[in-house]
RNA sequence: CCCCACUGUUCGGGAGAGAGUCUGCAAAGACCGCCGAAGGCGCAACCCCCCGGGAACGCUCAGGCAGAAGGACCGAACGAAAACU
Numbered sequence: 001c002c003c004c005a006c007u008g009u010u011c012g013g014g015a016g017a018g019a020g021u022c023u024g025c026a027a028a029g030a031c032c033g034c035c036g037a038a039g040g041c042g043c044a045a046c047c048c049c050c051c052g053g054g055a056a057c058g059c060u061c062a063g064g065c066a067g068a069a070g071g072a073c074c075g076a077a078c079g080a081a082a083a084c085u
Stems, first nucleotide, its partner, number of pairs: 007079007018032001020031004033065003039061001040059003046053002
């Protein structure tokens, strides 16, 4: 230099579901319905085969259900950096 796993910052894109009802001056509390894409838990294939790991699948604990914010994930730029050539 090429390549660029993993990873950081910034920018762009980025779904679903209640502006629910009642009590209360308010803070807040109670009740009903719902969502899956932070996080958490469970599990299939698979890896290892002893534990264990393990999905965008399942649960809905947490969270969320106007907008804003958040948002898995995707892309770009700039850094950092392993292996190979």
A computed fold for an 85-nucleotide RNA from a Pseudomonadota bacterium, annotated as Glycine riboswitch aptamer. Rfam family: Glycine riboswitch aptamer. About the family: This family represents the bacterial glycine riboswitch. Rfam links the family to the GO term glycine biosynthetic process. The sequence was found by an Rfam model in a public genome assembly.